[in-house]
RNA sequence: GUACCUAUGGUGUAGUGGUCAUCACGCCAGACUUUGAAUCUGGAGAUCGCGAGUUCAAACCUCGCUAGGUACU
Numbered sequence: 001g002u003a004c005c006u007a008u009g010g011u012g013u014a015g016u017g018g019u020c021a022u023c024a025c026g027c028c029a030g031a032c033u034u035u036g037a038a039u040c041u042g043g044a045g046a047u048c049g050c051g052a053g054u055u056c057a058a059a060c061c062u063c064g065c066u067a068g069g070u071a072c073u
Stems, first nucleotide, its partner, number of pairs: 001072007010025003018056001027043005049065005
């Protein structure tokens, strides 16, 4: 330099154009308990790496960029 893959709550993930973006762990509160753990209930937390485009509508399609990875040169 070229091609391809990845980027979604604190962490790990689901989500192949359509109502409030899923679940688990973690966090907070409550219940239970003599206390704690475990269990149960509820809650906060991501506008989807950044920018632009297509579309009535984009996490999803297109282009560019950034970061990481793989292969080739």

This is a predicted structure of a 73-nucleotide RNA (transfer RNA) from Gracilariopsis chorda. Lineage of the source: Eukaryota > Florideophyceae > Rhodymeniophycidae > Gracilariales > Gracilariopsis. The gene name in the source record is trnQ. The coordinates come from a structure-prediction model, not an experiment, and the mean pLDDT is 81. It matches the Rfam family "tRNA". By type it is a transfer RNA.